Predicted 3D model of RNase P RNA and transfer RNA as a complex of 431 nucleotides. Its mean pLDDT, the model's own confidence on a scale to 100, is 75.
C1' cells in the first nucleotide's frame, strides 16, 4: 500500500427570525421541553387490563444439537457437529426414515421386493460383477476368492449401533467390537418441551330511560325463641355462568338494551425489566455495587419554515469561484427482540497479498 | 391502532409436489361484394426473492400490493 472479516458508533453544525404541541408559574408573556436506529412491518416474547382464581384431560398451534444469559422468546452468548473460505471468519427449521402409513412424475427390467440385455451351467438353476435409464438402483475403490459371482474375506474410506472403554459438565470426540436395509418429516406422524383467550378501539369510572329479576326448593346439625320462626353450617336437586369440546369450578344476585349528539376523565407519559459514568465477577451474552440524572406525547392532529456562515457529496471550471444536493423515514399502551429500507462518513479488533528495514 | 384475508394471461376462474388450463379478449388465415356470425390457427400467464425437495402455483420464510372487520363514556 491493496484485498477483506468482525464488531460498534455518527447518520448534519452554530446564530438570528417567525411558528406550533405539552408543562410550570406571578396571568404578563417569558421559560423549560419536544421523534428515530429504525418511530416501518406486525413476525415473536413479555408488562398491563377484561373474562373465572387461569386448573386436569382432549383437540389445536409452536419448538426442536448442548450448556448458559433473560421478566420472557423462535432473541442472544459460549461451545459440538455439518457445509463455505487459504485465512480472519460466517452459514446451517441441527430430534427420529431398522415405530407405522403415503409418496418417488419421464425414464427404466426394477424405485421397494424386482432381474431387461447379459455372466454360468449338470439345462433343474444359480447370479446381480458389466451395459443401459433415473436425482437416487441395495455401501465406494483395488485384491483375493468362484462354475459364474457375491461384505464371501481382506486393507483403505463411508454409515449406523440402548455395545465397551477412555476424555468431557454436556452435544460430541477417540479407539476397540458388531453390522451394512434407497430418498422423502419446510408429507402425515412418532418423540420431547412450551401454549387458557382476547386484547388499550382492552378495559375502568361517571348518567338518563326502557325491560325482566325479587336472594330457590328440600333434608340435616347447631344455636336462639314458650312457639309460629330467625340465624349460621353441610349434603342432595333445580337454574345460571364459565367464547373450541369435556371434566371442574364458581353463583342463587344483580343484570340486558336503547340514547338525536358528542370524542371530555382515568389506564397514558416524571420511577420504568428506565438513561448514563465508574468500580467488581464472567471467556461472553449478563449480573452484582455505588454516584448521578429525569427524557415527547396526542383531538388517531404539535415536533415546522426562512436567512446567513460552516461541514459533506456531484457537476462547471480546475487556484479562487458559480450552480445543485444534503439518505431512509417520521412516535400514538409500554418495554425486549427479529426482519426490512437507509446518502455518506468514523473508530477498534483481526486475517491474506505485497514491499521496505 | 389492533386484528384477519386474498395475489393464476388484458377480465373472471381453475388445477394432489410431476408438460399450467377453460371462457370471453387479441393475431393472423378460410368464408362474404362488405360487416357480425361461423370455422381453424397461433401468442400471451402462478406478485417479488430466498430456501427445502430429483422437481415448488402448491410446502416454510422475508418482502411488496389490495380488501374486510373492530371503540369508549355520557
Nucleotide at each position: 500500500g491493496g484485498a477483506g472479516u468482525a464488531c460498534g458508533c455518527c447518520g448534519g453544525a452554530u446564530g438570528a427570525c417567525c411558528g406550533c404541541g405539552c408543562u410550570u408559574c406571578u396571568u404578563g408573556g417569558c421559560a423549560g421541553u419536544g421523534a428515530g436506529g429504525a418511530a416501518a412491518g406486525u413476525c415473536c416474547g413479555g408488562g398491563c387490563u377484561u373474562c373465572a382464581u387461569a386448573g386436569g384431560g382432549c383437540a389445536g398451534g409452536g419448538u426442536g444439537c448442548a450448556g448458559g444469559a433473560c421478566a420472557a422468546c423462535g432473541u442472544c452468548c459460549u461451545g459440538u457437529c455439518g457445509g463455505g473460505g487459504c485465512a480472519a471468519c460466517u452459514c446451517g427449521a441441527a430430534g427420529g426414515a431398522a415405530a407405522g402409513u403415503g409418496c418417488c412424475a419421464c425414464a427404466g427390467a426394477a424405485a421397494c421386493a424386482u432381474a431387461c440385455c447379459g455372466c454360468c451351467u449338470g439345462c433343474g438353476g444359480g447370479c446381480a460383477a458389466g451395459g443401459g435409464u433415473g436425482a437416487a438402483a441395495u455401501c465406494g475403490u483395488g485384491a483375493g476368492g468362484u462354475a459364474a459371482g457375491a461384505g464371501c474375506u481382506c486393507a483403505c474410506g463411508g454409515c449406523g449401533c440402548u455395545g465397551c472403554a477412555c476424555g468431557g459438565a454436556g452435544a460430541c470426540g477417540u479407539g476397540c467390537g458388531c453390522g451394512c436395509g434407497g430418498g422423502u418429516a419446510a408429507a402425515c406422524c412418532c418423540c420431547a418441551c412450551c401454549c387458557g383467550a382476547a386484547g388499550c378501539a382492552a378495559g375502568g369510572g361517571u348518567g338518563c330511560u326502557c325491560g325482566a329479576u325479587a336472594u330457590g326448593u328440600u333434608c340435616u346439625u347447631g344455636g336462639a325463641g314458650u312457639g309460629a320462626u330467625c340465624c349460621a353450617g353441610g349434603a342432595g336437586c333445580c337454574g345460571g355462568a364459565c367464547g373450541g369440546c369435556c371434566c371442574g369450578u364458581c353463583c342463587g344476585c344483580a343484570c340486558g338494551a336503547g340514547c338525536u349528539u358528542g370524542a371530555a376523565c382515568c389506564g397514558c407519559a416524571u420511577c420504568g425489566a428506565g438513561g448514563c459514568a465508574c468500580g467488581c465477577g464472567g471467556c461472553a451474552a449478563c449480573g452484582c455495587g455505588u454516584g448521578c440524572c429525569c427524557c415527547a406525547g396526542a383531538g388517531a392532529g404539535a415536533u415546522g419554515g426562512u436567512c446567513a456562515u460552516c461541514g459533506c457529496g456531484c457537476g462547471g471550471u480546475u487556484u479562487u469561484c458559480c450552480g445543485c444536493g444534503u439518505a431512509c423515514a417520521g412516535a400514538a399502551u409500554c418495554c425486549g427482540g427479529c426482519u426490512u429500507a437507509c446518502a455518506g462518513g468514523c473508530g477498534u479488533a483481526c486475517u491474506c497479498c505485497u514491499u521496505u528495514a | 391502532g389492533c386484528g384477519g384475508g386474498c395475489g393464476u394471461u388484458g377480465c373472471a376462474u381453475a388445477a394432489u409436489g410431476g408438460u399450467a388450463a377453460u371462457g370471453c379478449c387479441c393475431u393472423u388465415g378460410c368464408c362474404u361484394u362488405c360487416c357480425a356470425a361461423g370455422c381453424a390457427a397461433g401468442a400471451g400467464u402462478c406478485g417479488c426473492g430466498g430456501g427445502u425437495u430429483c422437481g415448488a402455483u402448491u410446502c416454510c420464510c422475508g418482502c411488496c400490493g389490495c380488501c374486510c372487520g373492530c371503540u369508549c363514556c355520557a
It holds a member of the Rfam family "Bacterial RNase P class A". Rfam describes the family as follows. Ribonuclease P (RNase P) is a ubiquitous endoribonuclease, found in archaea, bacteria and eukarya as well as chloroplasts and mitochondria. Rfam classes the family as a ribozyme.